[in-house]
Context: one part of a larger RNA
């Protein structure tokens, strides 16, 4: 120099406190570990693994397992032979694939032959989700959006190093400001970008409708103000007043103002740290396999199931359930699509189909919420798993193992021990919508999007994790 202390000073953070919904009990989902199996492919493992790679496991995927099968191989270059190629059909077989037959005979040509495509044949190769993240790139999480990390030439020390970057305010912040043997710089921070919050302007369809007309509807003439779109531009900087700081940096308070001191979010992750993921995304060294550790088919399993553990719906009720009426979103999708309106079905769905490659048609019905009836404290008109029967989707094919509807059935739960998790404001909490993968869907997931909307923060003494000065050490 650093690490490090149940040393000291200071500061910070949803770190305690203050509150606010919750987990942990109960069912179910979904991921792990164990067990188990023929196979239960594998990888991740404290915070930083366990609704993770998986934004979609019936086949395929798929890597595993069993059975069948092949060996220049499913594929890629290179000779050499023969047929163009594509194409139907019979026979076997679970397919793969074998066998056997027909129909075709095309494009360029210098008439030798060639160009694509199939077969066959010898051989150099193919191939490998096989091992090795502790040989690597690349990329990613973390500590942390924490304030930090160097450097130059100077100067100080024999040298390691030191200074600088400390001191003294101040800040979200090594921000700034001022003293200093320091003086500058750099890579972080901060602005630069994106979004929402105000306004002014430029446009005015498909979007809009104050005023005219027509009227069942912005339907249609008409408008270009309003909303609204989506370009450009303005706007906030401690600018200005008071006060307080050292006439400083600021800091506190008013004014104007949509907006006030980083105006609210986002994207940005510094030098590095943990031989941290990750060879199964992708590349890549080296080991290894070559009638197999490769390739194809079928079936099967990744969905087993005494158990633990994780993350999640769902509820346990009356602020409630359940029936009727009635009203406002947002922001996404859509031609292998989205599919209106009638018509069948109690429904799931069919049936005919109109409109849209879409501010124009459709998905679309937003729920919570208001209202108005019913129930009355009960395991019940709670809860809604389980079974049972009869349907519809998708799809070659729902038996292992799909999802969705009706009618029946009506289990556990009556707020959950030891612990323990998230949040400081349009946040939690609650409500519902839509998307990506996607034929279909195990989606309660994961990414978005509005809708109604809080409690509390007195303080820093204690957990816990960082920063900076400082001081001890038998550590380095």
């Nucleotide at each position: 120099u650093g690490a490090u202390g149940g040393g000291g000073g200071u500061c910070c953070g949803c770190a305690c406190a203050a509150g606010c919904a919750g987990u942990g009990g109960a069912g179910c989902a979904u991921g792990u570990g164990g067990u188990u199996u023929a196979a239960u492919u594998u990888g991740a493992u404290g915070c930083a693994a366990c609704g993770c790679g998986a934004a979609g496991a019936a086949c395929c995927u798929u890597a595993c397992c069993a059975g069948g099968g092949c060996u220049u191989g499913a594929c890629a270059u290179g000779c050499u032979g023969c047929g163009a190629a594509u194409c139907c059909c019979c026979u076997u077989g679970a397919a793969a694939g074998a066998u056997g037959g027909g129909g075709g005979u095309g494009c360029c040509u210098u008439c030798g032959g060639g160009a694509a495509c199939a077969c066959a044949g010898a051989c150099a190769c193919a191939a490998g989700u096989g091992g090795u993240g502790c040989a690597u790139g690349g990329u990613u999480g973390u500590c942390g959006u924490c304030a930090g990390c160097u450097c130059a030439a100077g100067c100080c020390g024999u040298a390691a190093g030191g200074u600088g970057u400390u001191g003294g305010g101040u800040u979200a912040a090594g921000u700034c400001c001022u003293g200093c043997a320091a003086u500058g710089a750099g890579c972080g921070c901060a602005a630069c970008c994106c979004c929402c919050g105000u306004g002014u302007u430029u446009a005015g369809u498909u979007g809009c409708c104050a005023c005219u007309a027509c009227c069942a509807a912005g339907u249609u003439u008409g408008g270009a103000a309003c909303c609204c779109u989506a370009g450009a531009c303005a706007a906030g900087c401690u600018g200005c007043c008071a006060g307080u700081g050292a006439u400083a940096a600021g800091c506190c308070g008013a004014a104007g103002g949509a907006a006030g001191g980083u105006g609210g979010g986002g994207a940005u992750g510094a030098c590095g740290u943990c031989a941290a993921g990750u060879u199964a995304g992708c590349a890549u060294g080296c080991c290894c396999c070559u009638u197999a550790c490769g390739c194809c088919c079928u079936g099967g399993g990744u969905g087993a199931c005494a158990c633990a553990c994780a993350u999640g719906c769902u509820a346990c009720a009356a602020u409630u359930g359940c029936c009727g009426a009635a009203a406002g979103a947002g922001a996404g999708a859509g031609u292998c699509g989205c599919g209106a309106c009638c018509c069948c079905g109690c429904g799931a769905g069919g049936g005919c189909a109109a409109g849209c490659a879409a501010a124009c048609c459709u998905c679309a019905a937003a729920a919570a919420c208001u209202u108005g009836a019913u129930c009355u404290c009960a395991c019940u008109u709670u809860g809604g798993a389980u079974u049972g029967c009869a349907g519809g989707c998708u799809g070659c094919a729902a038996c292992u193992u799909g999802c969705c509807u009706c009618c029946a059935u009506g289990a556990a739960a009556u707020c959950g021990g030891a612990a323990u998790c998230g949040c400081u404001a349009g946040u939690a909490a609650u409500c519902g919508c839509c998307g990506a993968u996607c034929a279909a869907c195990c989606a309660c997931a994961c990414a978005g999007c509005g809708g109604u909307g809080a409690a509390u923060c007195c303080g820093u003494u204690c957990c816990c994790g960082a920063g900076c000065c400082u001081u001890g050490u038998a550590c380095a």

The prediction has a mean pLDDT of 84. The part of an RNA shown here (small-subunit ribosomal RNA, 3' major domain) has 476 nucleotides and comes from Adiantum nelumboides. Its Rfam family is "Bacterial small subunit ribosomal RNA". Its family is annotated with structural constituent of ribosome and ribosome in the Gene Ontology.